[in-house]
The RNA shown here (transfer RNA) has 72 nucleotides and comes from a Nanobdellota archaeon.
RNA sequence: GGGACUAUAGCUCAGCGGGAGAGCACAUGACUGAAGCUCAUGGUGUGCGGGGUUCGACUCCCCGUAGUCCCA
Numbered sequence: 001g002g003g004a005c006u007a008u009a010g011c012u013c014a015g016c017g018g019g020a021g022a023g024c025a026c027a028u029g030a031c032u033g034a035a036g037c038u039c040a041u042g043g044u045g046u047g048c049g050g051g052g053u054u055c056g057a058c059u060c061c062c063c064g065u066a067g068u069c070c071c072a
Base pairs, nucleotide, nucleotide: 001071002070003069004068005067006066007065010024011023012022013021018055026042027041028040029039030038048064049063050062051061052060
């Protein structure tokens, strides 16, 4: 220098163009002498940044940023 993939909750990750979610973690309550386990409730989010297409974008297109890998 060229190419591929990835970027979504605190972490690991899902998500046919129309409702943003799961597990773990966390908070509160129940239970306990106290804690753990268990049960109930709660999403905690600028979807990497910008632009475009569209009635409508996490999703499609373009540019950029960061990371991983491959080629030179």
Rfam family: tRNA. The family's RNA type in Rfam is transfer RNA. Its mean pLDDT, the model's own confidence on a scale to 100, is 83. NCBI's taxonomy places the organism under Archaea, Nanobdellati, Nanobdellota.